c-di-GMP-I-GGC riboswitch aptamer, 75 nucleotides, folded computationally. Of the family's consensus pairs, 91% are formed in the model.

RNA sequence: GACGAUAACGGCAAACCCGCCGCGAGGCGGGGACGCAAAGCCAGGAGCCCCACGCGGGCCGUCCGGCUACCGAAU
Numbered sequence: 001g002a003c004g005a006u007a008a009c010g011g012c013a014a015a016c017c018c019g020c021c022g023c024g025a026g027g028c029g030g031g032g033a034c035g036c037a038a039a040g041c042c043a044g045g046a047g048c049c050c051c052a053c054g055c056g057g058g059c060c061g062u063c064c065g066g067c068u069a070c071c072g073a074a075u
Base pairs, nucleotide, nucleotide: 002075003072004071011036012035016031017030018029019028020027021026034061040067041066042065044064045063046062047059048058049057050056
């Protein structure tokens, strides 16, 4: 460095419910945990979705790619 354990310390939080924002996809906060070893960050490629159809927008918890990071069994 790769890698990722019935390990440790911790972390995040799907569906659903409540409040607010948005035409919408969806976002933010609270509750809640299905899951996650990058489910941390970036819309660069693919994909899906929305629209007031524009030189527009959303999703990184769909995959790829880039950047960064805790721990240390086996290999």
Annotation: It was read from a public genome assembly, where an Rfam model found it. Rfam family: c-di-GMP-I-GGC riboswitch aptamer. Rfam links the family to the GO term cyclic-di-GMP binding.